RNA sequence: CUUAUUACGAGCGAUGGAGGGAAUAGGCCCUAUGAAGUCCGGCAACCGCAAAGCAGGUGCCAAAUCCUACAGUGCAUACUGAAAAAUGAG
Numbered sequence: 001c002u003u004a005u006u007a008c009g010a011g012c013g014a015u016g017g018a019g020g021g022a023a024u025a026g027g028c029c030c031u032a033u034g035a036a037g038u039c040c041g042g043c044a045a046c047c048g049c050a051a052a053g054c055a056g057g058u059g060c061c062a063a064a065u066c067c068u069a070c071a072g073u074g075c076a077u078a079c080u081g082a083a084a085a086a087u088g089a090g
Stems, first nucleotide, its partner, number of pairs: 001090006011040001013039003019030003024069004041061003045058003048054002065084001070081004
């Protein structure tokens, strides 16, 4: 760069110690009843193997990609399509 997917699913654990939820802005939410990270555990999207299935390689395990902001309709109610991002494969 191309392509597919992104409203389902996943711990009362250990460690760690104050942040986190992609970017910019506005919100809203989670968190000392312990955040991020790491280990274990789990889920099963893609690749792989394949008879059912497995869990080998990545990935994922609060809230719709947390919501909105760009365009159309419209009371940021909602719907549709983009943009951007994330993940897999090439």

Description
Model confidence (mean pLDDT): 82 of 100. SAM riboswitch aptamer (S box leader) from a soil metagenome, 90 nucleotides, folded computationally. Of the family's consensus pairs, 97% are formed in the model. It matches the Rfam family "SAM riboswitch aptamer (S box leader)". About the family: The SAM riboswitch is found upstream of a number of genes which code for proteins involved in methionine or cysteine biosynthesis in Gram-positive bacteria. The sequence is in RNAcentral, with records from MGnify.